FMN riboswitch aptamer (RFN element) from an Anaerolineae bacterium, 132 nucleotides, folded computationally. The prediction has a mean pLDDT of 78. NCBI's taxonomy places the organism under Bacteria, Bacillati, Chloroflexota, Anaerolineae. Its Rfam family is "FMN riboswitch aptamer (RFN element)". From the family's description: The RFN element is a highly conserved domain that is found frequently in the 5'-untranslated regions of prokaryotic mRNAs that encode for flavin mononucleotide (FMN) biosynthesis and transport proteins. The sequence is in RNAcentral, with records from Ribocentre.
RNA sequence: AUAAGCCUUCGGGGCAGGGUGAGGGUGUAAGAGCCCAAUUCCCGAUCGGCGGUAAAGCCCGCGAGCGCCAGUGGCGUAGGAUCCGGUGAAACUCCGGGGCCGACGGUAUAGUCCGGACGAAAGAAGGUUAGC
Numbered sequence: 001a002u003a004a005g006c007c008u009u010c011g012g013g014g015c016a017g018g019g020u021g022a023g024g025g026u027g028u029a030a031g032a033g034c035c036c037a038a039u040u041c042c043c044g045a046u047c048g049g050c051g052g053u054a055a056a057g058c059c060c061g062c063g064a065g066c067g068c069c070a071g072u073g074g075c076g077u078a079g080g081a082u083c084c085g086g087u088g089a090a091a092c093u094c095c096g097g098g099g100c101c102g103a104c105g106g107u108a109u110a111g112u113c114c115g116g117a118c119g120a121a122a123g124a125a126g127g128u129u130a131g132c
Stems, first nucleotide, its partner, number of pairs: 004129007017043003023036004045112002047102002049062004057100002069074001082098005104115003
């Protein structure tokens, strides 16, 4: 210096505020009325895993999630979203502006609540072993 084995640690963020009222409670002879009621609806707010590359949620790739075939693994499939201007040798990555996207189960329809999950993993850092 290079390659390999083993071990350890780390390894995902987010509805402020307002409106509506499915539904529930109370009340009555029946009502009216009154109270509660969505982080899911509407306005608005807000968040962004890992590697690559000019610094990236929306370029390429990976992981997570779901489904299928099969078993601790592999294969296939599915699932999202970016434009304009500027700088520059180089940017769909920076700067300015506008836009868009977000697994499954639960529940009043959820990227943000609860749950699988004090889980798993892409990967990051460190340690160690023997050999060349």